[in-house]
Molecule: transfer RNA
Organism: Candidatus Paceibacter normanii SCGC AAA255-P19
RNA sequence: GCCGCGGUAGCUCAGUGGUAGAGCACAUCUCUGAAAAAGAUGGGGUCGCCGGUUCGAUCCCGGCCCGCGGCA
Numbered sequence: 001g002c003c004g005c006g007g008u009a010g011c012u013c014a015g016u017g018g019u020a021g022a023g024c025a026c027a028u029c030u031c032u033g034a035a036a037a038a039g040a041u042g043g044g045g046u047c048g049c050c051g052g053u054u055c056g057a058u059c060c061c062g063g064c065c066c067g068c069g070g071c072a
Stems, first nucleotide, its partner, number of pairs: 001071007010024004018055001026042005048064005
């Protein structure tokens, strides 16, 4: 330098056009003498960045940045 895959909640990951979810974690409550476990409720996101297409983009297209792998 070229090719492929990936970047979404604190972490691990879903979601492939109609203003985003799970598990774990965190907070509060219930339970307990108190904890743990369990249950309930809740908070938390400029979807890597910039443009384009579209009525509408996490999703499609182009460029860039970062990570992993391959080729040279």